The RNA shown here (transfer RNA) has 84 nucleotides and comes from a Candidatus Saccharimonadota bacterium. NCBI's taxonomy places the organism under Bacteria, Bacteria candidate phyla, Candidatus Saccharimonadota. It matches the Rfam family "tRNA". It is annotated as a transfer RNA. It was read from a public genome assembly. The coordinates come from a structure-prediction model, not an experiment, and the mean pLDDT is 80.

RNA sequence: GGGCGGAUGGCGGAACUGGUAGACGCGCUAGACUCAAAAUCUGGUUCCUGCAAAGGAGUGAGGGUUCGAUUCCCUCUUCGCCCA
Numbered sequence: 001g002g003g004c005g006g007a008u009g010g011c012g013g014a015a016c017u018g019g020u021a022g023a024c025g026c027g028c029u030a031g032a033c034u035c036a037a038a039a040u041c042u043g044g045u046u047c048c049u050g051c052a053a054a055g056g057a058g059u060g061a062g063g064g065u066u067c068g069a070u071u072c073c074c075u076c077u078u079c080g081c082c083c084a
Stems, first nucleotide, its partner, number of pairs: 001083007010026003019067001027045006046057004060076005
């Protein structure tokens, strides 16, 4: 230099016909159980504004297409692999 693949909550990892983003697991947290713990079970767990009701933002960054983009297109950043 060329080619291919990846980047999503605190972590792993789904969502692949473009149509409610964050399933599921781990972790954290509250409760139940226990003399107390562990294990197990149940609830909660992105951020911002707001007293609340509710509203808004958010998938590496910036653009584009579209009524609508994690998803399609372009450029860039970064990581891994292959070729030279």